[in-house]
The RNA shown here (FMN riboswitch aptamer (RFN element)) has 135 nucleotides and comes from Halolactibacillus alkaliphilus. Its Rfam family is "FMN riboswitch aptamer (RFN element)". Its family is annotated with FMN binding in the Gene Ontology. The sequence was found by an Rfam model in a public genome assembly. The source organism's lineage runs through Bacteria, Bacillati, Bacillota, Caryophanales and Halolactibacillus. Model confidence (mean pLDDT): 82 of 100.

RNA sequence: UUGAAUCUUCGGGGCAGGGUGUAAUUCCCGACCGACGGUAACUAACGUGAGUUAGAAGUCCGUGACCCGCAUUUUGCGGUGGAUCUGGUGAGAGUCCAGAGCCGACAGUUAAAGUCUGGAUGGGAGAAGAUAUGG
Numbered sequence: 001u002u003g004a005a006u007c008u009u010c011g012g013g014g015c016a017g018g019g020u021g022u023a024a025u026u027c028c029c030g031a032c033c034g035a036c037g038g039u040a041a042c043u044a045a046c047g048u049g050a051g052u053u054a055g056a057a058g059u060c061c062g063u064g065a066c067c068c069g070c071a072u073u074u075u076g077c078g079g080u081g082g083a084u085c086u087g088g089u090g091a092g093a094g095u096c097c098a099g100a101g102c103c104g105a106c107a108g109u110u111a112a113a114g115u116c117u118g119g120a121u122g123g124g125a126g127a128a129g130a131u132a133u134g135g
Base pairs, nucleotide, nucleotide: 001135002134003133005131006130007129008128009127010126017029018028019027031115032114033104034103035063036062037061038060042055043054044053045052046051058102059101067079068078069077070076071075084100085099086098087097088096106118107117108116
C1' cells in the first nucleotide's frame, strides 16, 4: 500500500406569511428542502514547478429507502421506480457563471400531502475507526 474477514460507532432536510372553507401545514397564492458513491474546466490550502490534498451536481452515471414477484427463519435474487433547458465563457460544459424551469415512495387524515402523522427507537446505500490475517 492492497485484498478478504470480524467488530464498534455514525449514517435525511423541509410550508414562514396569507386566501377559501364546517373542516386543509393536504386545495389556492406564496415559502421551504435536497440521502450515498462516482465524475467535474470551479474554489481553497500547500509546492519553485510538474503537481498534491480537501470541498463542490436533487434533475449526468450508478446506489439506497418504498412497492411488486420468486424463494424464504434470517436473508437472498429479480423487477418497478422522479426531474433541465436557454444564454455566456471556452478547444471542450452533463458539472463553471447567469436566468428560467422541473421533480419528489407507501399508508393515514373532518379536504387531495416532497414538507403533518405512521410503519420507523426500523431498514439502508455508504462513511469513519479498531482487531487479527494474506499478498